[in-house]
RNA sequence: GGACUUUUAGCUCAGAAGGUUAGAGCAACUGACUCAUAAUCAGUAGGUCCCUGGUUCGAACCCAGGAAGGUCCA
Numbered sequence: 001g002g003a004c005u006u007u008u009a010g011c012u013c014a015g016a017a018g019g020u021u022a023g024a025g026c027a028a029c030u031g032a033c034u035c036a037u038a039a040u041c042a043g044u045a046g047g048u049c050c051c052u053g054g055u056u057c058g059a060a061c062c063c064a065g066g067a068a069g070g071u072c073c074a
Stems, first nucleotide, its partner, number of pairs: 001073007010026004019057001028044005050066005
């Protein structure tokens, strides 16, 4: 230098090839239970979907450029 690939909540990841409120598990917080802690149960909060543009009535999802990580080639 080139090709491919990943980037969504604190962490691990879904999101069936554009649509109606962006989700799960774990973690956190609150409450219940308990003498108490843990476990268990109920609930709550948490995301400008890596960034900037573009296409579209509408983009996490499509296109362009950029950033960071990974694999391979040179």

Transfer RNA from a Limisphaerales bacterium, 74 nucleotides, folded computationally. The organism belongs to Limisphaerales, within Bacteria. The sequence is in RNAcentral, with records from ENA.